[in-house]
A computed fold for a 347-nucleotide part of an RNA from Kaistella yonginensis, annotated as small-subunit ribosomal RNA, central domain.
Context: one part of a larger RNA
RNA sequence: UUGGGUUUAAAGGGUCCGCAGGCGGGCCGAUAAGUCAGUGGUGAAAUCUCGUAGCUUAACUAUGAAACUGCCAUUGAUACUGUCGGUCUUGAGUAAAUUAGAGGUAGCUGGAAUAAGUAGUGUAGCGGUGAAAUGCAUAGAUAUUACUUAGAACACCAAUUGCGAAGGCAGGUUACCAUGAUUUAACUGACGCUGAGGGACGAAAGCGUGGGGAGCGAACAGGAUUAGAUACCCUGGUAGUCCACGCCGUAAACGAUGCUAACUCGUUUUUGGGGCUUUACGCUUCAGAGACCAAGCGAAAGUGAUAAGUUAGCCACCUGGGGAGUACGUUCGCAAGAAUGAAACUC
Numbered sequence: 001u002u003g004g005g006u007u008u009a010a011a012g013g014g015u016c017c018g019c020a021g022g023c024g025g026g027c028c029g030a031u032a033a034g035u036c037a038g039u040g041g042u043g044a045a046a047u048c049u050c051g052u053a054g055c056u057u058a059a060c061u062a063u064g065a066a067a068c069u070g071c072c073a074u075u076g077a078u079a080c081u082g083u084c085g086g087u088c089u090u091g092a093g094u095a096a097a098u099u100a101g102a103g104g105u106a107g108c109u110g111g112a113a114u115a116a117g118u119a120g121u122g123u124a125g126c127g128g129u130g131a132a133a134u135g136c137a138u139a140g141a142u143a144u145u146a147c148u149u150a151g152a153a154c155a156c157c158a159a160u161u162g163c164g165a166a167g168g169c170a171g172g173u174u175a176c177c178a179u180g181a182u183u184u185a186a187c188u189g190a191c192g193c194u195g196a197g198g199g200a201c202g203a204a205a206g207c208g209u210g211g212g213g214a215g216c217g218a219a220c221a222g223g224a225u226u227a228g229a230u231a232c233c234c235u236g237g238u239a240g241u242c243c244a245c246g247c248c249g250u251a252a253a254c255g256a257u258g259c260u261a262a263c264u265c266g267u268u269u270u271u272g273g274g275g276c277u278u279u280a281c282g283c284u285u286c287a288g289a290g291a292c293c294a295a296g297c298g299a300a301a302g303u304g305a306u307a308a309g310u311u312a313g314c315c316a317c318c319u320g321g322g323g324a325g326u327a328c329g330u331u332c333g334c335a336a337g338a339a340u341g342a343a344a345c346u347c
Base pairs, nucleotide, nucleotide: 003319004318005317006316007301008300012315014201015200016199017198021194022193023192025088026087027086028085029084030083031082033081034080035077036076037075038074039073040072041071042070049065050064051063052062053061054060091191092188093187094186095184096183097182098181099180100179103177104176105175106174107173108172109171110154114150115149116148117147118146119145120144121143125136126135162169163168206247207246208245209244210243211242215241216240220236221235222234223233258314259313260312261311262310263309266292267291268290269289270288271287272286273285274284275283276282277280296303297302320347321346322345329340330339331338332337
């Protein structure tokens, strides 16, 4: 390389959009580029293969045939692919009606809890632990009552629930934006799928500037524990966590399972719609979310219409372990670092 693979053995890109490219629904007609057939030309010789002959044989050589799987021209064929034209509606989209949701952005707002401040009551402890101590407290703490202030998070509802491309999203309410599903089958008429490069988004932590800072809390300090204890436990506590704007671009970014389409037993639960009827724990039909299982698949665990089954299209990735996601170079970044990504050597 071919092949074979990618849930867990190496291997699915974090996710989506999308240029090029690859691939692409039914019918009719034209064309004849691909494709197929015939004919002609060419495809040097040697080599290769087969037959025969010559050196005593063989290697070798000679001779004849075949072959040279190709290219060009021409005449035809027209199923498939292509191209052009027409047409269709089932793929895709639009419209209308109904409907769903923690989908997004911005504003306004609520109560509980916590902490602090002020004032009152009140007196000797509080707090913390396995046990303690550090700590707080007669300058009146803890507890309790009233008022005020602040920031962050939203109990119950709550679910094996829902929404979103993923990351993710949860008090209430308003505005704006976007999305899905169902039904009708009115409109367009293949407008589609995938997608190298490219672009956008992308938890937490981290970075920059300016705010904010209740609680929690890396670092740090102290108290314990211990042989030691740079920890686990306790008392404090800075960055951070929060907001605005700008970077970073990574995660066990996981379903460790790429996207799209088609096909392939059953049982059961549930979310959002539609239809029917005998209105019921009913039947049925779409679109989701779960559990169990037949066949099949699988090394097994398992998976099993949300496939890891049977197929098709496109992309990404893997090729023994270590060295190493390192070095060097390049690109990006304020930095941290990220992306790309070897070899020697060794087993």

The source organism's lineage runs through Bacteria, Pseudomonadati, Flavobacteriia, Flavobacteriales and Kaistella.